[in-house]
RNA sequence: GCGCGGGUGGUGUAAUGGUAGCCACGCCAGCUUGAGGGGCUGGUGGUCGCAAGGCCGUGGAAGUUCGAGUCUUCUCCCGCGCA
Numbered sequence: 001g002c003g004c005g006g007g008u009g010g011u012g013u014a015a016u017g018g019u020a021g022c023c024a025c026g027c028c029a030g031c032u033u034g035a036g037g038g039g040c041u042g043g044u045g046g047u048c049g050c051a052a053g054g055c056c057g058u059g060g061a062a063g064u065u066c067g068a069g070u071c072u073u074c075u076c077c078c079g080c081g082c083a
Base pairs, nucleotide, nucleotide: 001082002081003080004079005078006077007076010025011024012023018066026044027043028042029041030040031039032038045056046055047054048053059075060074061073062072063071
C1' cells in the first nucleotide's frame, strides 16, 4: 500500500431500516443468615427537573430515508491476511 473483520451502558456481547441496549457479569436496594458466602426479588446510560416529563446518547464527520447501531462516502483506532 491492497483486502477482510471489528469499534454499542462499568465489562463481555446481541439487536430484520421502526421504542437503542437482548443476555450474562458487575454494581445498588430488599429478603434470607448470628455474620459472611450463597440463594431469591426488584432496580441499574448521561443530563435537566420536586415530579410528570424533556433533551442527548452505538469511535468521529457528512449523506440517503418519514425513520440509520444497521445502507453509502470520508476519516480515526484495533485485529487478521496479502504484498
A computed fold for an 83-nucleotide RNA from Candidatus Uhrbacteria bacterium RIFOXYB12_FULL_58_10, annotated as transfer RNA.
The organism belongs to Candidatus Uhriibacteriota, within Bacteria.
It was read from a public genome assembly.
Rfam family: tRNA.
Its mean pLDDT, the model's own confidence on a scale to 100, is 80.